[in-house]
RNA sequence: CCUCGAAAGGGCAAACCGCGCGAAAGCGCGGGACGCAAAGCUACGGGCCUGGGAGGUUUUUCUCCCGUGGCGGCCGAGCUGCCGAAA
Numbered sequence: 001c002c003u004c005g006a007a008a009g010g011g012c013a014a015a016c017c018g019c020g021c022g023a024a025a026g027c028g029c030g031g032g033a034c035g036c037a038a039a040g041c042u043a044c045g046g047g048c049c050u051g052g053g054a055g056g057u058u059u060u061u062c063u064c065c066c067g068u069g070g071c072g073g074c075c076g077a078g079c080u081g082c083c084g085a086a087a
Stems, first nucleotide, its partner, number of pairs: 003087001004084002011036002016031006034073001040079003044076003047071003050067007
């Protein structure tokens, strides 16, 4: 130094609640902690969600396309990064 994840100090914050924004998915702030060693950042690939369109099916589903829509706390990838026991 890399893998790795004991300890300590600190960090983030799911559900839920309040206020605000949005057509929705969802987001911001405050409260709150289920969890997290990248739960820091980036929608590049896949995935999921939402809205619209087209086609199939034939009756509620499937496929495809589109969004200066969303999710980085779904998985990869890229960039960055605190501490240092054991191995």

A computed fold for an 87-nucleotide RNA from a Planctomycetota bacterium, annotated as c-di-GMP-I-GGC riboswitch aptamer. Its mean pLDDT, the model's own confidence on a scale to 100, is 85.